[in-house]
RNA sequence: GGGCCCGUAGUCUAGCCUGGUUAGGAUGUCCGCCUUACGAGCGGGAGGUCCCGGGUUCAAGUCCCGGCGGGCCCACCA
Numbered sequence: 001g002g003g004c005c006c007g008u009a010g011u012c013u014a015g016c017c018u019g020g021u022u023a024g025g026a027u028g029u030c031c032g033c034c035u036u037a038c039g040a041g042c043g044g045g046a047g048g049u050c051c052c053g054g055g056u057u058c059a060a061g062u063c064c065c066g067g068c069g070g071g072c073c074c075a076c077c078a
Base pairs, nucleotide, nucleotide: 001074002073003072004071005070006069007068010027011026012025013024020058029045030044031043032042033041051067052066053065054064055063
């Protein structure tokens, strides 16, 4: 330098192909119940600029373009 893949709560991740409900789940965290107490279990809550910018559209996490970051492969230099 070329190609491919990935980026969504603190962490992991579904959704993307085929645009349309209030962005869902697990884990963690907080509160309550339970327990002598802790853990486990049960119930509830908070937590998201969907990496950034632009475009298309009535409508974008999803499609298109650019950028940034990460991973893999190939090539080049020495």

Model confidence (mean pLDDT): 81 of 100. Transfer RNA from Vulcanisaeta distributa DSM 14429, 78 nucleotides, folded computationally. The same sequence occurs in records of 3 taxa. The gene name in the source record is tRNA-Val-TAC-1-1. The organism belongs to Vulcanisaeta distributa, within Archaea.